[in-house]
RNA sequence: GUGCCUAUAACUCAGUUGGUAGAGUAACCGCCUUUUAAGCGGUAGGUCGAGGGUUCAAGUCCCUCUGGGCGCA
Numbered sequence: 001g002u003g004c005c006u007a008u009a010a011c012u013c014a015g016u017u018g019g020u021a022g023a024g025u026a027a028c029c030g031c032c033u034u035u036u037a038a039g040c041g042g043u044a045g046g047u048c049g050a051g052g053g054u055u056c057a058a059g060u061c062c063c064u065c066u067g068g069g070c071g072c073a
Stems, first nucleotide, its partner, number of pairs: 001072007010025004019056001027043005049065005
């Protein structure tokens, strides 16, 4: 220099044909227990890497850029 993959909650990851975002763990509250752990129930937590475009509507499609990974040179 160039090709491909990847970026979604604190962490690990889903997200269908584009229809307005979820799970597990962690945190917090409660139940249970003599207490802790375990178990059970609930709550909060997201401008979906950045900018732009298409669309009635974008995590999803298109373009550019940035970070990370794997190749080629």
The prediction has a mean pLDDT of 81.
The RNA shown here (transfer RNA) has 73 nucleotides and comes from bacterium D16-76.
Its Rfam family is "tRNA". The family's RNA type in Rfam is transfer RNA. Rfam describes the family as follows. Transfer RNA (tRNA) molecules are approximately 80 nucleotides in length.
The sequence was found in a public genome assembly.